[in-house]
């Protein structure tokens, strides 16, 4: 140095999915009040309305979902598994059209993370669920170095790196 094989544990990711939330909710029906303004985060445009009040909102009764996002379980592929910031592109979506903006997914490119949990704070979502930043901690693998014990071999403790690492095997210089 190439190549294969492999370890960490609440491991990691996909599929699928009971079932909770979503939701006293939108939305639709009835009364009633209010009402010049309404469709969209913002701007333009085009619709609709405009006291003869069904454009629109709110309040009460009745009915009353759904999508995303989590998910016991159970398959499947795994151990830079994967996950994530930044730039850029591409399709859909937030609206009737169109631009700004945004959001999901997905591609390339490019940095960062050993794993896992707990708290605090900001985003993001209906949500104190999840996910994500930042920041302070906990445990726990691997490798050095130092120490003390043990004498094929290890085993406690401190202290540090980072997976592009480590640990076996087989070849090559």
């Nucleotide at each position: 140095u190439g190549a294969u094989a492999g370890a960490g544990g609440c491991g990691c990711a996909g599929u699928a999915a009971a079932g909770a939330u979503c939701a006293u909710u939108a939305g639709c029906a009835a009364a009633g009040c209010a009402g010049a303004g309404a469709u969209u985060u913002c701007c333009g445009c085009a619709u609709c309305g405009g006291c003869u009040g069904u454009a629109u909102g709110c309040u009460u009764u009745g009915u009353g979902a759904a999508a995303g996002g989590c998910g016991a379980u159970a398959c499947u592929g795994c151990c830079g598994a994967a996950g994530c910031u930044g730039u850029g592109g591409a399709c859909a979506c937030c609206u009737g059209c169109g631009g700004a903006g945004g959001u999901c997914u997905u591609c390339a490119c490019u940095g960062c993370u050993g794993a896992u949990c707990u708290c605090a704070g900001g985003g993001u979502c209906a949500a104190c669920a999840g996910c994500u930043c930042u920041g302070a901690g906990a445990u726990u693998g691997u490798c050095a170095u130092c120490a003390u014990a043990g004498c094929u071999u290890u085993a406690u403790g401190a202290u540090g790196g980072a997976g592009u690492g480590c640990u076996a095997u087989c070849g090559u210089a």
This is a predicted structure of a 173-nucleotide RNA (Lysine riboswitch aptamer) from a pig gut metagenome. Its mean pLDDT, the model's own confidence on a scale to 100, is 80.